[in-house]
Context: one part of a larger RNA
Parts: sequence; structure tokens; C1' cells
RNA sequence: CCCGCCAUAAGACGAAAAGACCCCGUGCACCUUUACUGCACCUUAGUAGUGAAUGUUGACGACGUAUGCGCAGCAUAGGUGGGAGACUUUGAUCCCAGGCUCUCGGGCUUGGGGGAGUCAACAGUGAGAUACCACCCUUACGCCUUCGACGUUCUAACUGAAACCCAUUAUCUGGGUUCAGGACACUGCUAGGCGGGUAGUUUGACUGGGGCGGUCGCCUCCUAAACUGUAACGGAGGCGCACGAAGGUUCACUCAGGCUGUUUGGAAAUCAGCCAUAGAGUGCAAAGGCAUAAGCGAGCUUAACUGCGAGACCUACAAGUCGAGCAGAUGCGAAAGCAGGUCUUAGUGAUCCGGUGGUCCCGCAUGGAAGGGCCAUCGCUCAACGGAUAAAAGGUACGCCGGGGAUAACAGGCUGAUCUGGGCCAAGAGUUCACAUCGACGCCCAGGUUUGGCACCUCGAUGUCGGCUCAUCGCAUCCUGGAGCUGUAGCAGGUUCCAAGGGUCCGGCUGUUCGCCGGUUAAAGCGGUACGCGAGCUGGGUUUAGAACGUCGCGAGACAGUUCGGUCUCUAUCUAUGGUGGG
Repeated sequence: CCCGCCAUAAGACGAAAAGACCCCGUGCACCUUUACUGCACCUUAGUAGUGAAUGUUGACGACGUAUGCGCAGCAUAGGUGGGAGACUUUGAUCCCAGGCUCUCGGGCUUGGGGGAGUCAACAGUGAGAUACCACCCUUACGCCUUCGACGUUCUAACUGAAACCCAUUAUCUGGGUUCAGGACACUGCUAGGCGGGUAGUUUGACUGGGGCGGUCGCCUCCUAAACUGUAACGGAGGCGCACGAAGGUUCACUCAGGCUGUUUGGAAAUCAGCCAUAGAGUGCAAAGGCAUAAGCGAGCUUAACUGCGAGACCUACAAGUCGAGCAGAUGCGAAAGCAGGUCUUAGUGAUCCGGUGGUCCCGCAUGGAAGGGCCAUCGCUCAACGGAUAAAAGGUACGCCGGGGAUAACAGGCUGAUCUGGGCCAAGAGUUCACAUCGACGCCCAGGUUUGGCACCUCGAUGUCGGCUCAUCGCAUCCUGGAGCUGUAGCAGGUUCCAAGGGUCCGGCUGUUCGCCGGUUAAAGCGGUACGCGAGCUGGGUUUAGAACGUCGCGAGACAGUUCGGUCUCUAUCUAUGGUGGG
């Protein structure tokens, strides 16, 4: 070195299972609810199946009877018209008793007595006779029809999971006879309410993982690298309006501030002079502008017009922006001219659907109409602001699928803020004396053991804390060895240098690493090795499914809160290592 055999499990990011954690999908399922929208159930009302009688009561109408009072006036004059007579032995004036009404004066009416008159036109009143007749109004009563409401009663619909008889041997069902209930119950239809009982769904995106927080459209500046444009959860601020003058035009004016002077009057009110390119002002943020003013006044006004629009800017589209000029009508100005809002850039919302006004348009054989079109205008914090619907929240540790190392948790990598170690400077402490020892404020390194940042291999799987077993390396050395300095008398120390050969404990508590404690020791070192080591063991912790407490949540459920319980698979092919045999 080659070929075997036996063994061990460090590696082959070993095998197994298209990761269950995490994220993503306009994926799924199940669960919850004061998410949304249906449906069942329940409930209320109407109506039909559904009838009779009676009492009370309401409405419309018909008939009859009554009813009606300002003042003046014989007095209780409802309105209008006709009207000179009307009523009366078929019982008038009048008297007695009762009822109704009342403005307390009377009116109406019933019964009895009685036996011949009573009332009207005439005078007063705006209006003249309820003398008489007709048509009406207000209010009330009686009666009737119709339509109701409530109560009571009935029986014939309907009901009986009441009794008996029959089919029939039958706790079903049907028929029959009774009995009980009864127009209720029940059922259908219509409408309202309630409605996780049930169903279908929704529950945004960005994001140095996701969640929590923040944000989402528009304007201004910087970032922006001297055209334009340009990202970030980069740095700063604004908007979701205002104004009939704060618009148009003509004419006129010049600010802030300072100095000096001047009653009350002061730092600052008003006034005068001088200086003053702009430091003022601009309706509102910023930028760019603006004194020829776009700033500040006065006069007259409505161009904050209608119909267009050559041509450009911007731009994926849709949008957005500028615009000379033409026609009409108009304002200001002597005129030339200017004027289609405001110094400019924010002050906003597509489409559908619907409302309002107009209109010559269309309008289902024709004429109309309904309806529509066109023009004008209105209704969205559709603010997740290019707006999925008119209309929508949550839980899942019972979970599932498709994917992702495009993206988190372990480990590794890069980094080294943080961490550990070292150095420089030396203010100071050290009685004196910076440097025996310690060392502020600062500065410079190293390491890659902490907590992080990044998200680079791995999500068709790289098993995660601690313990056990077995280790191996570094040295920034705990002990043992050798030295220097000392604020080293000695003993014992402090500090620094060299040094990794060997060594570096047993227990109590806790799942603990760590730590505290007890007892020893020469010492009971610090770290790396996938926080060494689960195809070597364990499984106490963490981290499934069960259950409970506290807390949170209406709830389903949730909690780097707690608590009890809880399946750890692999026969070794290769590499490696140990032993052994043959060549």
C1' cells in the first nucleotide's frame, strides 16, 4: 500500500417527511360576534278559509223632531225666497201636574180640566214675522241602511295526542255516535319587527420579516450630481380654502428702518425734515418674483363674458397647462390700448346611477304621452384620494393546501455600534511625589466569547436550552515553574514580564447555564470548537394537541405570565477512527 472481518458513530450540511414555526396567496376550512347580507324560527297587524244572534259604541248617508238670546225692541229675530192671510168643536186663549232644554227670562212637549177664540200685516229694527209654506246652515235626539270597533251568546265551518262502536286479531289510520272547544285556534298570502339558529362572504397595501406604531391625494424647498427627471419609514413645512372686491380699467402714490425735532405720549400711537434698492408689503406654506411695481389709494365698473381657437408644454393612457387670433355683446380710458378672474405654483375626485332647469333631437302602425338624448347644473373625507360592492369585523395551539431561504426565529457569514482586552496623553488620588498602586476628560487599537445591525447558503427540514459521556484547541495563566518593580523589614501581598508540561473538588437550592450558600483544595482559570458533542444517552426547561388560575377580550380565544400532563425513529453504503486476519 491492497483485500477482508469485528467494532465506534465524528463527517458525508447522513436517511425519512415538497418545514407543522415565520412570511406570502385579493388560497381553504372550521369557530366567534353589537362585521355585512340573506334565510329559517318566533312575533305583531291585515286578509282568505270564516258563519249566526244580541248589547254597547263610532263614521257616512236618508227620514222625522227639536235647536239658534249683542243693543234697540211687546221678545230667545239662524239664512234666503214665496206670502195676506193662517190655526181652531178632529177642541183656541186659559188653569193644574209631569218631562226635556236654558243665556233663569223663557222655549218645546205629554196628560187632565175647560168650552171659543188665538196669531199675523200696523209703531220701533241694518234685516219682519215660527201667521203659514218651501229650500238650506249650526248643534242635539230618535229611528233605519251600509261599513267598522269592543263585549256576550250560539253552532254549522274548523279543532280534539277525550270516551265508546266498527273496519279489526291493531295505543296507527279512517268512518260513525257522543262530549269538549269554536269562528278563536290553525293554515295560506301580504307587510313590519326580532333573528350567529343557519348560510354565503368580507375583514387593504406600504413595511430593512410580520405585528404594534406611522403613512396613503395635492402644493413648496432641500436631497438632485449647474436642462428636464430622479429613490428611501431621508430632512423641513403647508392644502382640502378665501374674496362681489382681495376682480376689470383709468389716474395718482412709495415701503421697512434709522437720526433729529415735537403737548398729554412712555421703546412703540399722530406730525415735520433728512438718510434709506427694498431690509417693508404680497389674504394663507415655501420657493421664484415684484418699486415701470405684482406693493398702497381713489373714480367708474362687471371680461369672475358667450361661441371658438392656429400652435405649443407636459405626458404610457386618462388627465393637466399655456395660448395669439376671429365673431358677438360689454367695461374702463381722450386715445394707443387693456380686460375670457385674483403675482405665480395647493384649495381636489374618473365612470356609473340619480335630481333640477332648458332644448330645435329620438320617441316601437299614426298623433300624443311615458322614457331617452343633447346643453347647463347638483348629489362622493369614493381621504386606502386611477375611486373592486349600494352594503362587510374577528379567532384558530384543532388546523389544512400551495409557495418562499424573494422573508423572521437556531447556527454560520459580513460588520463590530455595544461588549471584552490592551495601549497613548496625564488632570487628579496616593502625607510629600502623576506613573509602587489607581487614574478623570479624551484619543488609538486588538479580539470576535455578549446584546445588536444586515438578510448572504440552508424553509422538496442545518433538531433548539441544560445535564451525562467523551473530548480537543487558544492563552488574555487559577495552581505549580522562572523573573522585574514595589508605598518589598520578615511572613503574607500588589503589579508587570516569560511560560500551555501537568493539574484545575464534593455537596444544598433551582430545568437552569449563571448565581448564592456549606465544606474542602496548591488551584477550584477564562474562552473557541454549529452558545463542541441527541444516526452517543437524557428530555427537567422551551415549543403542538387536554386542563386550570390570574389578566385581557362581548366572544371565538390570547399572554418572553403561572400551573399539572404530554410517542426522541434509523439493521452504517462511503469517509474517518480503533482492533484483528491475509497478501

Large-subunit ribosomal RNA, domain V from a metagenome, 583 nucleotides, folded computationally.